[in-house]
Context: one part of a larger RNA
RNA sequence: CCUACGUUAAGGAACUAGGCAAACUGGUCCCGUAACUUCGGAAGAAGGGACGCCCCGGUAGCGACGUGAGAUUAAAAGCCCACGGCGUGAAAGGGCCGCAGUGAAAUGGGCAUCGUGACUGUUUAACAAAAACUUAGCUCUCUGCUGAAAUCGCAAGAUGACGUAUAGGGAGUGAUGCCUGCCCGGUGCUGGAAGGUCAAGGGGAGGAGUCAGCCGCAAGGCGAAGCUUCGAACUUAAGCCCCAGUAAACGGCGGCGGUAACUAUAACCGUCCUAAGGUAGCGAAAUUCCUUGUCGGGUAAGUUCCGACCUGCACGAAUGGCAUAACAAAGAUGCCGCUGUCUCAACGUAGGGCUCG
Numbered sequence: 001c002c003u004a005c006g007u008u009a010a011g012g013a014a015c016u017a018g019g020c021a022a023a024c025u026g027g028u029c030c031c032g033u034a035a036c037u038u039c040g041g042a043a044g045a046a047g048g049g050a051c052g053c054c055c056c057g058g059u060a061g062c063g064a065c066g067u068g069a070g071a072u073u074a075a076a077a078g079c080c081c082a083c084g085g086c087g088u089g090a091a092a093g094g095g096c097c098g099c100a101g102u103g104a105a106a107u108g109g110g111c112a113u114c115g116u117g118a119c120u121g122u123u124u125a126a127c128a129a130a131a132a133c134u135u136a137g138c139u140c141u142c143u144g145c146u147g148a149a150a151u152c153g154c155a156a157g158a159u160g161a162c163g164u165a166u167a168g169g170g171a172g173u174g175a176u177g178c179c180u181g182c183c184c185g186g187u188g189c190u191g192g193a194a195g196g197u198c199a200a201g202g203g204g205a206g207g208a209g210u211c212a213g214c215c216g217c218a219a220g221g222c223g224a225a226g227c228u229u230c231g232a233a234c235u236u237a238a239g240c241c242c243c244a245g246u247a248a249a250c251g252g253c254g255g256c257g258g259u260a261a262c263u264a265u266a267a268c269c270g271u272c273c274u275a276a277g278g279u280a281g282c283g284a285a286a287u288u289c290c291u292u293g294u295c296g297g298g299u300a301a302g303u304u305c306c307g308a309c310c311u312g313c314a315c316g317a318a319u320g321g322c323a324u325a326a327c328a329a330a331g332a333u334g335c336c337g338c339u340g341u342c343u344c345a346a347c348g349u350a351g352g353g354c355u356c357g
Stems, first nucleotide, its partner, number of pairs: 001352008010343002014341001019338001027051005036041001038175001052096004061088003065084004070079001097101001109336006116328002121133002137173007150159003176323004181253003186250002188246005195241003201235002206230005213222003254272005281315001282312001293309005
């Protein structure tokens, strides 16, 4: 010096990103216990007191059992009283000792406020336990079953389910309370079927090749049937175009100018654009760039914190909005207690290192 422990004057978080670590607290009984609350909780809230041994005393009381008497009754049981042993077993009072009586050990530190997530639960085996995932509840959607929808499989077959819409699948949200505004123009989904477009198929107008034959002196021309081949009109489903509906479907939710008898501001007016222009609630927020915004509180002093304001760069309503008791090895702030975290270090114990051998 390192590791693991123990103790420490005075101070007591001045340490530090942060009370990290350590310390305090700790058991049982009694007293007592706030806001808030979903009336269950919060709560072991907080905050206090007692605790050993001896005597009274294995007493008082209590419990079950047994025996006997009484009243009731037809007779009993149960009830009540007495006695017996058995089990359990105080309080008050008195006394004794020590610094100290849950005498060692095991054995909660507490309070206040806020954000987030309702909660118990789950998770990155081996750097993340969380505000992430899940959750009950809510909503939308699909599914009517002689193969449900969905899923696995080439199929047979299987799950769903030996279930049947109070069931099963998918999606979103996420307890509870109060609520969930406007937009269907785009994308999606659902419904519609008049018209437009439109595949294979059907259809076969018309054309081509070949060829018996015919014409021609010849070159060549014409050319039925058959076979081969190209092929117009017409016909024809879904889809798309089209017409509607639908946002707890994907999503979206404006700009400029002017105006009130101080000023300022603009309830009001005008105008342009849009499918519609953000409602309630919340708001410098886990969201605010400017920003340590401004004001108030807390501190001697506060980029954090709490309460407001609203100028929301760029909150906002199940991609849920705002509240919320309880809960959290989670996040932020403050206070009490406590302490070697620190001022500032010291000593001791054990084991290493180191030095010597």
Model confidence (mean pLDDT): 87 of 100.
The part of an RNA shown here (large-subunit ribosomal RNA, domain IV) has 357 nucleotides and comes from an Elusimicrobiota bacterium.